[in-house]
RNA sequence: GAGUUUGAUCCUGGCUCAGGACGAACGCUGGCGGCAGGCUUAACACAUGCAAGUCGAACGAGGUGCCUACAUCGAGUGGCGAACGGGUGAGUAACGCGUGGGGACCUACCUUUCGGUUCGGAAUAACCUCGGGAAACCGUGGCUAAUACCGUAUACGCCCUUCGGGGGAAAGAUUUAUCGCCGAUAGAUGGACCCGCGUCCGAUUAGGUUGUUGGUGAGGUAACGGCUCACCAAGCCUUCGAUCGGUAGUUGGUCUGAGAGGAUGAUCAGCCACACUGGGACUGAGACACGGCCCAGACUCCUACGGGAGGCAGCAGUGGGGAAUCUUGGACAAUGGGCGCAAGCCUGAUCCAGCCAUGCCGCGUGAGUGAAGAAGGCCUUCGGGUUGUAAACCUCUUUCACCGGUGACGAUAAUGACGGUAGCCGGAGAAGAAGCCCCGGCUAACUCCGUGCCAGCAGCCGCGGUAAUACGGAGGGGGCUAGCGUUGUUCGGAAUUACUGGGCGUAAAGCGCGCGUAGGCGGUAUGGUAAGUUGGGCGUGAAAGCCCGGGGCUCAACCCCGGAUGUGCGCCCAAAACUACCAAACUAGAGGCCGAGAGAGGGUGGCGGAAUUCCCAGUGUAGAGGUGAAAUUCGUAGAUAUUGGGAAGAACACCAGUGGCGAAGGCGGCCACCUGGCUCGGUUCUGACGCUGAGGUGCGAAAGCGUGGGGAGCAAACAGGAUUAGAUACCCUGGUAGUCCACGCCGUAAACGAUGAGUGCUAGAUGUCGGGGGGUUGCCCCUCGGUGUCACAGCUAACGCAUUAAGCACUCCGCCUGGGGAGUAUGGGUCGCAAGAUUAAAACUCAAAGGAAUUGACGGGGGCCCGCACAAGCGGUGGAGCAUGUGGUUUAAUUCGAAGCAACGCGAAGAACCUUACCAGCCCUUGACAUGUCCGUCGCGGAUUCUGGAGACAGGAUCCUUCAGUUCGGCUGGACGGUACAGGUGCUGCAUGGCUGUCGUCAGCUCGUGUCGUGAGAUGUUGGGUUAAGUCCCGCAACGAGCGCAACCCUCGUCCUCAGUUGCCAUCGUUCGGCCGGGCACUUUGGGGAAACUGCCGGUGACAAGCCGGAGGAAGGCGGGGAUGACGUCAAGUCCUCAUGGCCCUUACGGGCUGGGCUACACACGUGCUACAAUGGCGGUGACAGCGGGCAGCGAAGGGGCGACCUGGAGCCAAUCCCCAAAAGCCGUCUCAGUUCGGAUUGUACUCUGCAACUCGAGUGCAUGAAGGUGGAAUCGCUAGUAAUCGCGGAUCAGCACGCCGCGGUGAAUACGUUCCCGGGCCUUGUACACACCGCCCGUCACACCAUGGGAGUUGGUUUUACCCGAAGCCGGUGAGCUAACCGCAAGGAGGCAGCCGACCACGGUAAGGUCAGCGACUGGGGUGAAGUCGUAACAAGGUAGCCGUAGGGGAACCUGCGGCUGGAUCACCUCC
Repeated sequence: GAGUUUGAUCCUGGCUCAGGACGAACGCUGGCGGCAGGCUUAACACAUGCAAGUCGAACGAGGUGCCUACAUCGAGUGGCGAACGGGUGAGUAACGCGUGGGGACCUACCUUUCGGUUCGGAAUAACCUCGGGAAACCGUGGCUAAUACCGUAUACGCCCUUCGGGGGAAAGAUUUAUCGCCGAUAGAUGGACCCGCGUCCGAUUAGGUUGUUGGUGAGGUAACGGCUCACCAAGCCUUCGAUCGGUAGUUGGUCUGAGAGGAUGAUCAGCCACACUGGGACUGAGACACGGCCCAGACUCCUACGGGAGGCAGCAGUGGGGAAUCUUGGACAAUGGGCGCAAGCCUGAUCCAGCCAUGCCGCGUGAGUGAAGAAGGCCUUCGGGUUGUAAACCUCUUUCACCGGUGACGAUAAUGACGGUAGCCGGAGAAGAAGCCCCGGCUAACUCCGUGCCAGCAGCCGCGGUAAUACGGAGGGGGCUAGCGUUGUUCGGAAUUACUGGGCGUAAAGCGCGCGUAGGCGGUAUGGUAAGUUGGGCGUGAAAGCCCGGGGCUCAACCCCGGAUGUGCGCCCAAAACUACCAAACUAGAGGCCGAGAGAGGGUGGCGGAAUUCCCAGUGUAGAGGUGAAAUUCGUAGAUAUUGGGAAGAACACCAGUGGCGAAGGCGGCCACCUGGCUCGGUUCUGACGCUGAGGUGCGAAAGCGUGGGGAGCAAACAGGAUUAGAUACCCUGGUAGUCCACGCCGUAAACGAUGAGUGCUAGAUGUCGGGGGGUUGCCCCUCGGUGUCACAGCUAACGCAUUAAGCACUCCGCCUGGGGAGUAUGGGUCGCAAGAUUAAAACUCAAAGGAAUUGACGGGGGCCCGCACAAGCGGUGGAGCAUGUGGUUUAAUUCGAAGCAACGCGAAGAACCUUACCAGCCCUUGACAUGUCCGUCGCGGAUUCUGGAGACAGGAUCCUUCAGUUCGGCUGGACGGUACAGGUGCUGCAUGGCUGUCGUCAGCUCGUGUCGUGAGAUGUUGGGUUAAGUCCCGCAACGAGCGCAACCCUCGUCCUCAGUUGCCAUCGUUCGGCCGGGCACUUUGGGGAAACUGCCGGUGACAAGCCGGAGGAAGGCGGGGAUGACGUCAAGUCCUCAUGGCCCUUACGGGCUGGGCUACACACGUGCUACAAUGGCGGUGACAGCGGGCAGCGAAGGGGCGACCUGGAGCCAAUCCCCAAAAGCCGUCUCAGUUCGGAUUGUACUCUGCAACUCGAGUGCAUGAAGGUGGAAUCGCUAGUAAUCGCGGAUCAGCACGCCGCGGUGAAUACGUUCCCGGGCCUUGUACACACCGCCCGUCACACCAUGGGAGUUGGUUUUACCCGAAGCCGGUGAGCUAACCGCAAGGAGGCAGCCGACCACGGUAAGGUCAGCGACUGGGGUGAAGUCGUAACAAGGUAGCCGUAGGGGAACCUGCGGCUGGAUCACCUCC
C1' cells in the first nucleotide's frame, strides 16, 4: 500500500496478501564451473579403524643386524607433553556473559638480570625364580641403574620472626662447542578473585534467610573473603520485585526495519559449561582432568560364575529417532601443535579430495536470415485469427561439455596430498544441455471443451447446483529460470503495545466516592555546590563482519590491504542557563484569624395533622368489590355506604422549582440539642506548608444474611380466579419473607455526565440560587461562588462538546489492545455466616464483532390526505339443479401451460374427424416443407377406373398432354435419384428478444449546474395554503430541466354551416304505400366550425393560488365516457403465437394414417346460468330501440309441418334487400300450494349441420317433473343514466354460447362521516430489518463431532522438611601392627604407612508435605453442525418499554418483587431557550 464487516458511507478494529531472510524440508525438473554450507530431532545406544605422543644427548637390562664398533628395535624406570588442539550446548537467570574498573594473588616452557651447581646414602621396576588366576592381572623371594628418591654443606638475594633468631637448593649428559639443573629478580604470556552497570517471562510466586548479616579470634587457600570453625551481636535481602516457578549457554554478530526497535545466537571468532549419570580426590605450574584414577548407579560386553572390561557431545562409520543433514577417502606438501640438540616421529588440528542444486555467484543450451505468414494444433461471427520469424530452408560461430597435446603458482634451496588439477594450444560438430509455477480480484497473464454444490480449488474475499476467464484437460498468455513452486519459521507492512509513534462521552477502555503512605511533579527572587546537563581531551570499545577506497582470481560470488564507524563505559579539564541539593529570603499558591450568610448536609430526642387498615357502638339494606368482560373474594351471623369513639404502624400532600445541600451513595412535616462542609466581605497572621496518589484505609442505593424487636399499608414466594392452543406471565382476589427500628455483616448497580483529580489560558447571550458593591431606586449596572440553556473559535468518525470542554497546555493516577469462549473455571489466592464478591486464564472457534451517520423498507409509532376501503344503501356469491374451468382420482392416454390478489367461462373468438401437441396399432426415411451442389435420367401432370387394405399406401388399366423458355451453349427453369441437410408443440421463460399482467391512471420518478456534508448523501422534491394531480400560489440555497399529471386525440351532449342519396316530409300534388313529382325547412347522415375560460358578480382567503354561492348558458368549475400506463417491482407469465443462444433426437423425440383420448368421476374449489315464485307464472294484446352482420352469404313473400324445420326463391355486394320478432310494457287469469312455481333427469318421436353425431353436437314435439320454500361461517359488485332489470347484435363457426365482446329499453336507493378493516400518497419517529416483518432472532431439549473444567483415585517427574544408612575420598584423632634413607654406638627416636575411630558427604531408605504432568467410571458447562422438537424472550411502544444490581420462582427462552438508568416510543402539562 491492497483485499475483507455495509444496500451504500465514514470510523474503530481484527484477519489476510504483496517484500526480505533461512543450517531447511517436500513436489516436479536438472548442463557446467567457482566459493561456501551440510543431525536444528535422541547430551539416544554404539561394531570396527584411527584421533597423543616423544626423548637412547637421563637410566639399566634385553633382542636384532652384525661383529666389535656402531646401527637399530622395543617393554620398563625417568623427563616433558597429555589441562593445548578437537567436540557438544545437557546444565546454568549466574559476576555465567558483555562492558568498564579494582587489588590481596599464581604462572611450566620463553626473555632479562644476579648467584649457584658440594659431599654422601638407601631403594626400586625391568630382569630372574616360585606361586595364584579362565582372564584381567596379582603375590612371594632375589639382582640392578639414573637427570627417579633421601640426607648433608653453602645462601647474594628469598621466606618466617617475639627482631634475639630460625628455615630452605641443585643433575647430570657429552668429543670441545653445547644442552641441562638449582635459588632469586624483572618481564611477557596465561590464569584466579572482587566490584559498578547491562542481561527473558510469570505477582494466579510476597515475603525470603540461621553460616543467614556483621564483628573478634583461629584455621584454610596461590590469594581477599563465613571459604570453614569458636564466641558475640541480630542482623541481611525485598514492590526500583527478594524468594519461588518456567524458559534459556552468552557475546561479537546474523536477519529484518527509514530509524527506534523486533526476532535470532548454524557456519567464523571470544568467553563459559559439560564429557554415560552422580560424588570424590590424586598427580601436576596448571585439572577436580573427553580418549587419567577411585566409589556409587544404570546399561552393554567377556566369563571356567570365582571375577573382569567399557564410555565417539574427537574423525569417519552403524543402528535408532526424524520432514531432514555427507566418505569407515588422501596427505602431513603447506599452516600450526607436542617431544627431541637434531635428523625426525606423532598430529581425523589442518590442508585437500568425495557426496548433496543446500545456498550465493558466473556461464551455456546457439547467432544471422527467412512470409507461401507452410503443415499441424487451438479458436472462429466461417470472413478469418493465433501459435509465428517461431519452424523448415540458407549462411555462420564453437563459450561450456568432448577428444588430443602442453602444463603451473602454492616452496625465490630440498620436500606437492591436491594433480596430469587450473590454465594454455589444437581438433570435430548445432552438435550433448529447459524446466517450474501462475493466468476471478488483490496480482502481470483468456479462450474452448469436460464436469454439474459432484469431482474438486482456496493465502483472504470466495468459486462449483448445465453456457465456470476460479474445478480437470487443451490452445494461448504472464512470471522466474538450472531452477521453479509448496510448507515451516522470522522481521516488515502492523502507528495492531504507539520511546520515536495510539487511545479511554457513544467503538475495547475513568476505580462507585473520599482520606491518605511510598513515589512522581511542583510558585517568586538571591548566593553557593556541580549529581543530572552541555562542551573539549585521553583511554577503552579484540579480530572477522557491515560501510568507503584500492587490489587479486577473465567478471562476480569469494579473498587481500587500507580507512571510517562502533550511538557504550571509565578518567581528566571547563561551563553554571535549566533540574537537583545546601543556605537564607518573599507572598500571587495553600492555610489560619475576624465579621456576616444560605441550605431536604449528618446524628439524637421529642411533638403534629391528613390518610389507610383494624376494633367498638349508632344509622341503614342488599348488595359490595373488581375487570376489556368476568370470576375468585366480602355480605342477611347485616357487608359496602355513613356517623361517633379507640388502637397501631408507616409515610410526610400543598409549599416544590433542569431550586438547595453533600465526595459519592444520597437527603424533604415541625421543634430542640450536638456536629461536618461551603460562600461572601475584611486583608490581620504563617510563609510553598502544594497537586496527584500504587499499596492501604473509610464511606458506600436496593436486594440479601445474623440476633432481637415491630408489623398499618405494600408485597417476591405461595394459593385461588380469569385470559390463552398452553399461561409456571401480563389482569384480578388474597398473602408470607421483606419493606420499619437497634446492633453486626455484605460491598455490589445503567454506583451515569456511561466524561478521574488538579492548575492556567481561550468570544459572547440569556434564565435561575447565595453573597457583596454602585446608581438616575416599582428598576438597572458591576462583581464572587454555584446551577441550566443557546452559541463563536477550536475539537470530533459522526452524533455532538463548547469558560461546568469532549478546546489549547502541564502534572499525577486508573484503564484498553478483534468477536465468542468469559468476567467464566463452582480452578488457585484473598474476603464473606452464606449468597457471593474480588483478582483472573486457556484449549477451541469465527472473518468478523462494533460506533456514528445515510437511503430505503417495516412498526399491533405519530400527524395529514385519498380510494365502493369502511360506513350508509341496492343486488348478489356461499345452500339447490345445471353449465363451465381447476384440483384430486382414474386411465393405454385422460397432451401442455396458467397457481394468493395478479391461476381456476384463463391460453380455448368455439376438441365428433380435422384441430391435436396425448395413447394404441399400422406405415415412410433427403423425408409433409426450404436451399445449395453434382452426376444420371427425362417429362411432369390431369381425368376415369380396377384390386388389396381400417386408412396411409401399394400395384395395375384406359384416356388427355406428350416439357417450357432460348441471346440456341445440354444455358436456364421443372421432375425423379444421390449428397450437404431438413424436421422436432423435445428441455431450459432461472440464458434471451418481443409481448403481457400487477402495484396503478397511484402521483410520483429523476437530471444539469450551484450549495451543504470527509462521505454515503442532502438540498431542489421540505414548509404555509390549495388541488383529482409534484395542480397551482407564496416562502425558501437554490435556479432550471426531463419522464409522468393536465392538455393536444376519439366519442356523447348544444348551436351554426356545407352536402342531400338509398335518408327525411313542414309546404304543394297523390292511386294514401315517402309510392311518385317536388323540396332539403325538420329529422338524420358525415365533413367543417362555434361554444366553457373560474371569463362575470358577491363572499372567503394573504391583495395569491384557490374555494363557496349566484347570474347567464345545451353544458360550470376535469361536463360524461374512451384511448393514453412515468422510474421501477415481482429471476411475475409466455421457448406451445413468433423470434432466438445452448443442450438433446436423427429408419426417430421427425413424417403419415385409422381408431381412441383431451368429454372419464367417490369427491373438493372458483366463475356463471336457471330458480325457489304473485314486483310472479300463464294466456292475450301486439306499441317503441340501438349497435351490428350478409355472396360457399343474409335469405323476403307464398306454401307445408303442433314444432325444430322443410319448400320456395323475390331482393340485396347493402342509409335501398334481408337477418328483424325487440323484450321488459299493457290487459286478463292463477291465490301461496313443491303449486298453472321450478325445470333437472329420463323415455320416445323427430329436425338440422356434417364424409361421419356410439363414445361426443345443437334444436323440436309429446311424456316424465328431481333438488329447490332466499341459503352457516364467510364473502363480492356498484355513487347515476350508475346498480338492478329487459331483450338485441357480433366475432369464432359446417354445426355447437348460460362464456366473451358490443348495443340500446326501463331505471333506483344511499354516502352522517373517516374511529375501525384493506390498499395507497406525503412528512416525521424508532429499528439489532436490507432476500428488507412472509424480516431478524433467544433459550431448553434431541443427535453428531471437538477441545476443556470437576472427579473416587492411579502413574510419573520435580522439590522441601525430619530421620536412618553412609561407598570412595580429603580432613582430624589414634596408630600397641608395619617401617630403607635422617638422628643415634646401641636401645631407641623423628618421620611415614596400614589399620581403627570421628566429622563431612554421593547414592539409597522411611515418613510427611508442596508442585507439575499423564490416565480416569461418572459428571459440568462451552463451541461447531443443511433443512429436528418446544415455545416467542429481544429488535417497532416487538404487542407487559427495555436494561443494570439483587432475591425468589419456573420445561425453556424468562416471570415477579425492591432500588436504579434512558442507551424508551407516544400524547399531554410545567419550565428553560

Predicted 3D model of a 1473-nucleotide RNA (small-subunit ribosomal RNA) from an uncultured prokaryote. Rfam family: Bacterial small subunit ribosomal RNA.